[in-house]
Order: sequence, then structure tokens, then C1' cells
RNA sequence: GGGCUCAUAGUAAAGUGGUAUUACACGGCAUUCGCAUUGCCGAGUCCGGGGUUCGACUCCCCGUGAGUCCA
Repeated sequence: GGGCUCAUAGUAAAGUGGUAUUACACGGCAUUCGCAUUGCCGAGUCCGGGGUUCGACUCCCCGUGAGUCCA
């Protein structure tokens, strides 16, 4: 320098154009003499910019960062 893959909540991931989801973690309540466990409830997320579309996490372009391969 070039090819490919990836970027979603604090962490790990799912999500093939129509309400963003799950687990753990976190907060509250119940249970207990107390702690743990368990149950219920809750807060919190689409890397940045632009385009296509009635509508974009999803498709396209540019950028940034990470991984991998070639040189």
C1' cells in the first nucleotide's frame, strides 16, 4: 500500500426494511432474624457523517477504530 470481516446497554451477543431483544451485571420491592438464593418491577444501547426509501441497526458511499490475510 491492497483484499476481506467486524463496530448494537457496564460486559457478551441476537436482530435479512416496519415497537431494538436476551443473559449476566446495576437499582427498587417481596421473601429471611440477617445474608445468600428465588420471584416481580425498573433504568440503560445501534461508531461518526451523507445518500436511497413513506420508513434504515439492516441497503449504498465516505471517514474512524479493531481483527485477519497478501505485499